Notes:
The prediction has a mean pLDDT of 86. This is a predicted structure of a 97-nucleotide RNA (SAM riboswitch aptamer (S box leader)) from Yinghuangia soli. Its Rfam family is "SAM riboswitch aptamer (S box leader)". Gene Ontology term of the family: regulation of gene expression. Taxonomically the source falls in Yinghuangia (Bacteria, Bacillati, Kitasatosporales, Streptomycetaceae).
């Protein structure tokens, strides 16, 4: 990269560096931005997809369906994926070939 499944109206920001655009793509809006956005790094946090842990039920193991918690692997931390329309839409997780 491709494919399958699930989720995407909740939640969570400070410092430093950089320096002009940014909010995925097209279009129309709207918004953020030299009072420094976007991005990067560090620290902090949110959440609970996966692993592990504790636990209820299915008699027990395996396993399944729930609950808890947050150690590990990801992810995320303006606005509903910012909003309407469009399209071989996109993003994240877990699995497959």
């Nucleotide at each position: 990269g491709u494919u399958u499944c699930a989720u995407c109206a909740a939640g969570a920001g400070g410092a430093u560096c950089c320096g002009a655009g940014g909010g995925a793509c097209c279009u129309g809006g709207c918004c953020c931005u030299g009072c420094g956005a976007c991005g990067a790094u560090c620290c902090g946090g949110c959440a609970a997809c996966c692993u592990g842990c504790c636990u209820g039920c299915g008699c027990g193991c395996c396993c399944g369906c729930g609950g808890g918690g947050a150690a590990g692997g990801u992810g995320c931390c303006a606005a509903u994926g910012c909003c309407g329309g469009g399209a071989a839409c996109g993003a994240u997780g877990a699995g497959g070939a």